About this RNA
Transfer RNA from a Rhodospirillaceae bacterium, 90 nucleotides, folded computationally. Its Rfam family is "tRNA". It is annotated as a transfer RNA. About the family: Transfer RNA (tRNA) molecules are approximately 80 nucleotides in length. The organism belongs to Rhodospirillaceae, within Bacteria.
[in-house]
RNA sequence: GGGCAGGUGGCAGAGCGGUUGAAUGCGCUGCUCUCGAAAAGCAGUAUGGGUGCAAGCCCAUCGAGGGUUCGAAUCCCUCCCUGCCCGCCA
Repeated sequence: GGGCAGGUGGCAGAGCGGUUGAAUGCGCUGCUCUCGAAAAGCAGUAUGGGUGCAAGCCCAUCGAGGGUUCGAAUCCCUCCCUGCCCGCCA
């Protein structure tokens, strides 16, 4: 340099153009249970901004930037990064 596969919350990982801003598992937090813990069960748990006393609510964000579309994590383009294969130089 060429080809292929991929990049999604703290981690792994699912995700048909509309149900998903995110299934599921792990982790973490709270509660239940218990004398107490573990285990088990239940609930919650991305980031940024705005608002609110708080609980919460609203908006944006799926590697980055564009495009298509009524609507994009999903389709197209460019770039960045990772892995595998091939080639070139030494």